[in-house]
Order: sequence, then structure tokens, then C1' cells
RNA sequence: UUGCUGGCGUAACGCAGCGGCGACGCUCGAACCUGGUCAGGGCCGGAAGGCAGCAGCCAUAAGAGAUGAUCGCUGGGUGCCGUUGCUCACCGGCAGUGC
Repeated sequence: UUGCUGGCGUAACGCAGCGGCGACGCUCGAACCUGGUCAGGGCCGGAAGGCAGCAGCCAUAAGAGAUGAUCGCUGGGUGCCGUUGCUCACCGGCAGUGC
């Protein structure tokens, strides 16, 4: 001095992990203004029977809550991780060349 290569650094991606949001599932969830079933009572009817329907019960909407061996999106001062690239500032290795 040239080339190759490793480390360090750095970028993207992957994986993992963490956070956020959403989906799905779960629980709760309406005095009346949702649905179902509607005791009692009410209404119609001569009767048979019929009608509307409060409370209760059941279900559910909006919504709320909790949560996950699930899925999607997304974020980073995450990682003794992987792949690829970049860099030559720094630290090494190898080979060549010149003096």
C1' cells in the first nucleotide's frame, strides 16, 4: 500500500417479548319509551271464550366490565436472537505487493 475477512456501528425484514386499538368469545345490561312469556288485576262477551297488558321471569340493544395458550392492525430508548444490506470511523485476522 492493495485485496479478502471478523468484530463494532447502522438500516430493513423476520422471530420473540411488551404497550395500545379492534375482532371473536365471556359476564352484566332497558320502571315505561326493546322482544318473548305474562300471575294478579283490567277490558269485551249471556256464556264459551277472546283482547290489551303492569310486576316478576327469560332474552337482548345502546353501553359497561373483566379477560384470553385466539386473530388482525399498530408503536418503541425492547432483545447475549436470526437473515440481508450498508459503512470503513474504530479494533483485530489472513493473503499479496512495494521500499
Predicted 3D model of a 99-nucleotide RNA (Bacterial small signal recognition particle RNA) from Deinococcus sp. It matches the Rfam family "Bacterial small signal recognition particle RNA". The family's RNA type in Rfam is non-coding RNA gene. From the family's description: The signal recognition particle (SRP) is a universally conserved ribonucleoprotein involved in the co-translational targeting of proteins to membranes. The prediction has a mean pLDDT of 75.